[in-house]
RNA sequence: GGAGCCGGCCGGACAGUCGCUGCCGCAUGAUUGCGGGAGAGGAAAGUCCGGGCUUCACAGGGCAGGGUGCCAGGUAACGCCUGGGAGGCGCGAGCCUACGGAAAGUGCAACAGAGAGCAGACCGCCUCCGAUGUUUUCAUCGGCGGUAAGGGUGAAAGGGUGCGGUAAGAGCGCACCGCGUCGCGGGUAACCGCUGACGGCACGGCAAACCCCACCUGAAGCAAGGCCGAAUAGGGAUGCGAUGGCGUUGCCCGCGCUGCAUCCGGGUUGGCCGCUGGAGCCGACGGGUGACCGUCGGCCUAGACGAAUGACUGUCCUCGACAGAACCCGGCUUACAGGCCGGCUCCUUUU
Numbered sequence: 001g002g003a004g005c006c007g008g009c010c011g012g013a014c015a016g017u018c019g020c021u022g023c024c025g026c027a028u029g030a031u032u033g034c035g036g037g038a039g040a041g042g043a044a045a046g047u048c049c050g051g052g053c054u055u056c057a058c059a060g061g062g063c064a065g066g067g068u069g070c071c072a073g074g075u076a077a078c079g080c081c082u083g084g085g086a087g088g089c090g091c092g093a094g095c096c097u098a099c100g101g102a103a104a105g106u107g108c109a110a111c112a113g114a115g116a117g118c119a120g121a122c123c124g125c126c127u128c129c130g131a132u133g134u135u136u137u138c139a140u141c142g143g144c145g146g147u148a149a150g151g152g153u154g155a156a157a158g159g160g161u162g163c164g165g166u167a168a169g170a171g172c173g174c175a176c177c178g179c180g181u182c183g184c185g186g187g188u189a190a191c192c193g194c195u196g197a198c199g200g201c202a203c204g205g206c207a208a209a210c211c212c213c214a215c216c217u218g219a220a221g222c223a224a225g226g227c228c229g230a231a232u233a234g235g236g237a238u239g240c241g242a243u244g245g246c247g248u249u250g251c252c253c254g255c256g257c258u259g260c261a262u263c264c265g266g267g268u269u270g271g272c273c274g275c276u277g278g279a280g281c282c283g284a285c286g287g288g289u290g291a292c293c294g295u296c297g298g299c300c301u302a303g304a305c306g307a308a309u310g311a312c313u314g315u316c317c318u319c320g321a322c323a324g325a326a327c328c329c330g331g332c333u334u335a336c337a338g339g340c341c342g343g344c345u346c347c348u349u350u351u
Stems, first nucleotide, its partner, number of pairs: 001347010012316007020039002023036005041322001045333002048331005053221004065217005070084005085099001086097004100212002105210002107206002122151002124147003128143006159177006178201001179199004183194004225273004235264006244258005280299008317320001
C1' cells in the first nucleotide's frame, strides 16, 4: 500500500421566531392567559417468538392437538443469548448447521439401469459340453453353470488398499485403514483419546414422511378490563287502581298487549382510569472465559385518542438514508445515503 474478518457507535450542526401535545407554578366563575421545563427510533417497522398485566375457564392426572430437539450455562421466559462439542466451508482472521432416534414398526426413492434392498448376470471373466475353422494347441458361435474383481447406469449398487488364494472370483484368509461392541483414561455433559480386547462386517439413505423418545404447553387480548353515567326508549320486582279495555275463531279457558308510583339491574353517545417509575437508565466497584449477576451512588427520560413532535429565517458542512410511538418489556427478522472508532487476518513492498 492492497484485500478481507469481527465488535461497537453516529445518523446534519448551531441560533432565532411562530405553532402543536402533556407536566409544574401563578391568575381565573367556566375557561383561558402568562412564565418555566419536556416532547420518536435503531429499527418506533413485520407482528414471528417469549414474558408482564387483564378477563374468562380450571381439584388432580391422562389422552388428543401444537411446539421445541447436540451438551452445559444465562434469563421472568423464549424458537433468544453465551460458552463448549461434532460436521462442513475458508490459506487465515473467522463463518454456517431443524445437529435426538433408521439393529420398534409402516412407508418413499423420478429418470437411467440387468438389478434400488434379506439386491443384481447387460457387457466382461472362468470351468464343462457341442458345432465350425485341417485335427491337439488356438479362434469364433451356441448351451448348462460359476463369478460382484473389471466395464456400464445412477444422487445412491451391500466397506477401502495391498498380498495371498482360486478355473475365474469373493473378508474366502491375512496386514493396514475404516466400522461396531466392550473396557480403560479425560471431561459436569455433549464428546474426545487408547500402543487395549473382541467381532470379518452383521448395521446403505430419507424422520423439513408417518412414527418413537424427552421436555414445554388453558383461551383471548388494552377495541383486554374497571369506574361514573344522563335525556329518550325498552326490561324486571313490588304496591295501588280495575277484575277492566283491546286483539286472537262465535263462546269459554288460555295467551299477548295496555295505566300510575317507587325501587332495581343492564346499557348506546360521552367522561375518567388502565397509561407509563420500569425485569428502567447512567456511573463506579466486585464476581464470572462469557451471556449475565450483585452492591453502592446518581437520574426521571413522550403518553396522544381525528390522535402532538412541525414550519419559516440566518450561518456552516461532507448537502443528510431507512423510516415515525399508541399497554409495557426481552428477543428475532427485515429496511438503511454516508461516516467514525477499536481489535484481528492474509498478500505485497521497504528497513
Background: Predicted 3D model of a 351-nucleotide RNA (Bacterial RNase P class A) from a Wenzhouxiangellaceae bacterium. The organism belongs to Wenzhouxiangellaceae, within Bacteria. The prediction has a mean pLDDT of 77. RNAcentral holds the sequence, with entries from ENA. The gene name in the source record is rnpB. It matches the Rfam family "Bacterial RNase P class A". Its family is annotated with tRNA processing, dimeric ribonuclease P complex and ribonuclease P activity in the Gene Ontology. It is annotated as a ribozyme. Rfam describes the family as follows. Ribonuclease P (RNase P) is a ubiquitous endoribonuclease, found in archaea, bacteria and eukarya as well as chloroplasts and mitochondria.